RNAcentral holds the full RNA, with entries from ENA. A computed fold for a 529-nucleotide part of an RNA from Cyanobacteria bacterium CRU_2_1, annotated as large-subunit ribosomal RNA, domain I.

Context: one part of a larger RNA
């Protein structure tokens, strides 16, 4: 120096584990906030760096229930204490809650100054005042009033709105009304009771899932987009106005009449209603009060085994039991009968939800006649646009800017240019639960989910540490043992390392610690050179 072989170092894969993570699924909550929020500084402990809890009443202060032996968090020590005259511990209710923050008296480089000690703004009110401009009106000033204001994951309506990318280039188109910006609002939101749909036969408000169907179409007819009405389900629920008329007030008036208001009246499409006559108290009920079954927040009670063997028994033998309990986890190995617990039963002084029942506002017909009403700068049409699966097309249908402009039931739309015929509806007012959508969030449960380079970025004091000026970007670190029983004492000069010794079932489990694989470095042996 090579190669083999036993042993070792070093390294930490692998297989075992699980404290953290994924996904669902049911219930539940679906908001907190100027009674100061969400996030946070700064502080409280005998000793206290951190973290968790707390708020100058600061490891906590009351009141009421649960509970029944230990207790002063994580975290030991040591001091000193509380506790069957009931702590601690856990629920419900309250009190206390510094400073910053929408942060609100002023100001400010958030946590900090000043200060006269407070409604900053904005909104609504109420009083005075007050232009162009007489009357008024817009503004001003005071004063009252906590109505808004910020913060939230996602769903959900609206306003605004891209390119990368497809079209194998690109500009129509496509990526798309996406992403992203912004406002709003609720536990859902948004639609919603036909100016619908259909076809000569009906149906009867939205919404949501199968289907229809990649059809029927758009489409540089290219890439590519893409419905709808039947059927079949999941939920069902309808209502208020306005106008015609009636009556009240109140202004303008010289009278008639007008106007503004307030009650009544009326709500429809086999047209309704006012009008004019007749009759009646059924019937529903999403608001309002009332109600309090239930159900949330702590709880309680809950069967049945011993021996031998082992370091330990739950595993083997041997002989019981119990089951409305043979879920699951825990105990020195593998437990239905050990230890919390399961199944069953059963509980609340106080909050908070709440089902049925009750009351209350309000809620119905029937005839007849054709005088009045039936939602105007609308409706239609022209011109530019958008949006409808539908890119201007033979474009209906809907909506927006301009312009222009009807009828009033013998009216009006619409049935995909338009015209007849027929058929369906009743615009220009408003409101609506379910059944659908999501989960920051709480509970409980279950995976042909991960198992430490996986699962969250984060099992571990992680959005830490660290980078960046800054927006931002962002790791890595789990396993002694059944119990620390965590090695008293001697050595080696002292550390640091190790040898006894001693614990321990094991210390080649010694804390750089369970298993210990390769690369890599040794030691000893045996051949080759």
């Nucleotide at each position: 120096g090579g190669c083999u072989a036993a042993c070792g170092g070093u390294g930490g894969a692998u297989a075992c584990c699980u404290a953290g993570g994924c996904a669902c699924a049911c219930a539940g909550a679906g908001g907190c906030g100027a009674a100061g929020a969400a996030g946070g500084a700064c502080g409280c402990g005998g000793u206290u760096a951190c973290c968790g809890g707390c708020g100058a009443u600061a490891c906590g202060c009351c009141a009421c229930g649960g509970g029944g032996a230990g207790u002063u968090g994580g975290a030991a020590g040591c001091a000193a204490g509380c506790a069957u005259u009931g702590a601690u511990c856990c629920g419900u209710g309250g009190a206390u809650g510094u400073c910053c923050g929408a942060a609100u008296g002023g100001g400010g480089c958030a946590a900090c100054c000043c200060u006269u000690u407070g409604a900053a703004c904005g909104g609504u009110c109420u009083g005075c005042u007050g232009a162009a401009u007489u009357c008024a009106u817009a503004g001003g000033c005071a004063g009252a009033u906590a109505c808004g204001a910020g913060c939230g994951a996602a769903c959900u309506c609206a306003g605004c709105g891209a390119a990368u990318u497809g079209a194998a280039a690109c500009a129509u188109c496509u990526u798309a009304g996406u992403a992203g910006c912004u406002g709003a609002a609720g536990g859902a939101a948004g639609a919603g009771a036909a100016a619908g749909c259909a076809a000569a036969c009906g149906c009867g408000a939205u919404u949501c899932c199968c289907c229809u169907a990649g059809u029927a179409g758009c489409g540089g007819c290219g890439a590519g987009c893409g419905a709808a009405g039947c059927g079949g389900g999941a939920a069902c629920a309808g209502c208020c106005u306005a106008a015609a008329c009636c009556a009240g007030u109140g202004g303008u008036u010289u009278u008639u009449a007008c106007c503004a208001u307030u009650g009544g009246g009326g709500u429809u499409g086999u047209g309704g209603g006012a009008c004019a006559g007749c009759g009646a108290u059924a019937u529903g009920a999403a608001a309002u009060c009332u109600g309090g079954c239930g159900g949330u927040u702590a709880g309680a009670c809950g069967a049945a085994g011993c021996a031998g063997c082992u370091g330990a028994a739950u595993a083997c033998u041997g002989c019981a039991c119990c089951a409305g309990a043979g879920a699951a986890g825990g105990u020195g190995a593998a437990a239905g009968u050990c230890c919390u617990g399961u199944a069953g039963u059963u509980g609340a002084a106080a909050a908070c939800u709440c089902a049925a029942c009750g009351a209350u506002a309000c809620u119905a017909g029937c005839u007849g006649u054709a005088u009045c009403c039936c939602g105007a700068g609308u409706a239609g049409c022209c011109c530019g646009g958008a949006g409808c699966a539908c890119g201007u097309g033979a474009a209906a249908u809907u909506c927006c800017g301009g312009g222009u402009g009807a009828a009033u039931c013998a009216g009006c739309g619409a049935g995909g240019a338009c015209c007849a015929c027929c058929u369906c509806g009743u615009a220009a007012g408003g409101c609506u639960a379910a059944a659908u959508a999501c989960u920051c969030c709480u509970g409980u449960g279950u995976g042909a989910c991960c198992g430490a380079u996986a699962g969250u970025g984060a099992a571990c004091c992680a959005g830490u540490a660290c980078c960046g000026c800054g927006a931002g970007g962002g790791a890595a670190c789990g396993g002694u043992g059944a119990a620390a029983a965590g090695a008293a004492c001697c050595c080696c000069a002292g550390g640091a390392g190790g040898g006894g010794a001693g614990u321990g079932a094991a210390a080649u489990a010694g804390a750089a610690c369970a298993u210990g694989a390769a690369a890599c470095c040794g030691u000893u042996a045996g051949c080759c050179u």